[in-house]
Molecule: c-di-AMP riboswitch aptamer (ydaO/yuaA leader)
Organism: soil metagenome
RNA sequence: CGCCGAAUCCGUGACCGGGUGUCACGGACCGGGGGACCCAAAUUGUUGGGGCUAACCACACGGUGAGUCCGUGUGGGGCGCAGGCUCUUUCAGCGCCAGCCCGUCAGCUAACCCCGGAGGCCCACGAAAGAGG
Numbered sequence: 001c002g003c004c005g006a007a008u009c010c011g012u013g014a015c016c017g018g019g020u021g022u023c024a025c026g027g028a029c030c031g032g033g034g035g036a037c038c039c040a041a042a043u044u045g046u047u048g049g050g051g052c053u054a055a056c057c058a059c060a061c062g063g064u065g066a067g068u069c070c071g072u073g074u075g076g077g078g079c080g081c082a083g084g085c086u087c088u089u090u091c092a093g094c095g096c097c098a099g100c101c102c103g104u105c106a107g108c109u110a111a112c113c114c115c116g117g118a119g120g121c122c123c124a125c126g127a128a129a130g131a132g133g
Base pairs, nucleotide, nucleotide: 002121003120004119008028009027010026011025012024013023014022015021016019029117030116031115032114033113034112039107048105049102050101051100052099056076057075058074059073060072061071062070063069077097078096079095080094081093085132086131087130088129089128090127091126
């Protein structure tokens, strides 16, 4: 420089450590949740239920006292990356399908209310079509 991701930008003040700095406050913008009528659904059961996220579904085999759990495999599905301006699509290639949270509770949902703006990576590796700039 670039990539995943909502995870960025601006203003004011203070600090000293003097910076692409830290803290506080405010604003913009980005992202998420709760929450009516109507509509939908009836729906919970210790097998509670739900949310963020691409991170799910089904089947077979094995493990197990059991299976909702664990492992392996198969199929389907989802996500990311690259001749470096951006976006969309196709083929081929490489990789991912984890983790965390609420706490017995939440369908959608106008008004309204609440919350987040982190963290982690990278030295190069294809062929086409279209649009924009």